This is a predicted structure of a 362-nucleotide RNA (Bacterial RNase P class A) from a Candidatus Hydrogenedentota bacterium. Of the family's consensus pairs, 95% are formed in the model. The same sequence occurs in records of 2 taxa. The source organism's lineage runs through Bacteria, Pseudomonadati and Candidatus Hydrogenedentota. A source record names the gene rnpB.
RNA sequence: CAAGUGGGCUGAACGGUCGCGGUGCGGUUUUAUCCGUAUCGAGGAAAGUCCGGGCUCCACAGGGCAGGACGCUUCGUAACACGAAGGCGGAGUGAUCCGACGGAAAGUGGCACAGAAAAUACACAGCCUGUUUCGGCAGGUAACGGUGAAAAGGUGCGGUAAGAGCGCACCAGCGUUUGCGGUGACGCAACGGCUCGCUAAACCCCGUCCGGAGCAAAUCCAAAUAGGGAACCAAUGGCGUUGCCCACGCCGGUUCCGGGUAGGAUGCUUGAGACCUGCGGUGACGUUGGUCCUAGAUGAAUGACCGUUCAGGAGCGUUUCGACGCUCCGGACAGAACCCGGCUUAUAGGCCCACUUGCUUA
Numbered sequence: 001c002a003a004g005u006g007g008g009c010u011g012a013a014c015g016g017u018c019g020c021g022g023u024g025c026g027g028u029u030u031u032a033u034c035c036g037u038a039u040c041g042a043g044g045a046a047a048g049u050c051c052g053g054g055c056u057c058c059a060c061a062g063g064g065c066a067g068g069a070c071g072c073u074u075c076g077u078a079a080c081a082c083g084a085a086g087g088c089g090g091a092g093u094g095a096u097c098c099g100a101c102g103g104a105a106a107g108u109g110g111c112a113c114a115g116a117a118a119a120u121a122c123a124c125a126g127c128c129u130g131u132u133u134c135g136g137c138a139g140g141u142a143a144c145g146g147u148g149a150a151a152a153g154g155u156g157c158g159g160u161a162a163g164a165g166c167g168c169a170c171c172a173g174c175g176u177u178u179g180c181g182g183u184g185a186c187g188c189a190a191c192g193g194c195u196c197g198c199u200a201a202a203c204c205c206c207g208u209c210c211g212g213a214g215c216a217a218a219u220c221c222a223a224a225u226a227g228g229g230a231a232c233c234a235a236u237g238g239c240g241u242u243g244c245c246c247a248c249g250c251c252g253g254u255u256c257c258g259g260g261u262a263g264g265a266u267g268c269u270u271g272a273g274a275c276c277u278g279c280g281g282u283g284a285c286g287u288u289g290g291u292c293c294u295a296g297a298u299g300a301a302u303g304a305c306c307g308u309u310c311a312g313g314a315g316c317g318u319u320u321c322g323a324c325g326c327u328c329c330g331g332a333c334a335g336a337a338c339c340c341g342g343c344u345u346a347u348a349g350g351c352c353c354a355c356u357u358g359c360u361u362a
Stems, first nucleotide, its partner, number of pairs: 001358010012309007020041008043333001047344002050342005055214004062246004067210005072086005087101001088099004102205002107203002109199003124145001126141006153171006172195001174192002177190005218266004228257006237251004273292004278287003310331001312329007
C1' cells in the first nucleotide's frame, strides 16, 4: 500500500420565531377552561409478531392420554429455540465462519436408473481345479475389471490351485475392555478381534420441558334499556379459557330474533431500570458503593419556518498540491401505544479498535 475477518460508535449541530402534549409552581376560593413560568417529550431497530417472560383474568391447575417444543457439554439468565466458553465434524492459506450436533445393535420404510447384487446384499465378466460328446457341466474365488453417489476397510509383503485379514507391518474405523487427563461433551495411550453401508430435515425410539387466554387482559364509576321474546336439553343433564378422560366446583345451560349503552377513570410507566467506580470471573455475567428519573398520547402530541455551521456529492476558478473560494444539490432505514430480555429484517454516509494474508521498503 492492497485485499480480507471480527467487533464498536455515530447517523447532523447551534440559534431565533411561531405552534403542540405531560408534569410542577403561580394567577385563584374551588373546579372546568384560560394565561404565565420552569422542565421533559420517538428508535437501533420503535419494524416483523418469530421466541421467552413480567403482569391481568379463569380456576383448587390436580392427575392421565393426545399434542407441541427442544436435542453435543458446561455455565449465564426471571426465562428462552437466546448468550458465553468449550467438544466433535466441515469450509478457508489464515484471521475466522457454518452445523436441524441424542439413537441405525428396538422396529418399520427408502436408496431412482445402471448393475449379478443396494445389506440375510446367494456372483456378470474374469481367475483357478476337475470333467467333456468341445456345445458345455460341477466346484472354488471375491484379489483384478465393469455399473453406480455409494458394492464385503486402505497400502504393502507373504501365502495359495487361484484368491481372500488367511497371516504380518503400518494406518483408518469399531469396542458392554483397561489406564491416564478433564465437572463434562471428549482426548491420549494400551489391548483386542478383523471390520454387520447411508438415511431419523423419513415414520419411530430415548431424554427434558409445557394449564389457557391476552392490555381489544382486567378493575372501578356513571348513564341508558325491554327484570324482552322463541326453540331445545334438563341432574343418567349442562357449564366451568386448546382436545379427550378422571377428579373437583357450580346450578342452570345452548342457539336464534329484538332493544339499550359504547362515556370517564385506573391499568399507563420507578423498572428482572440506566450510568460510573471497585471486586470476582477466560467470558456471558454477578456483586459492594455512588449518581440519575429520561414520552405516556387516545383519531392519536414530540412539528413548521428562517439563519449559520458540519459530513457528503457535482460544477467552475485558484493553487506553494497542504488546500482555498464561489454556486447548486443535499443527510440513510424509518414513528412509541402495557412493559422487558432476545432473534430476524432494513440501513445513504462517516469514524474507531483488534487480527489475517500478499507486495514493497528499512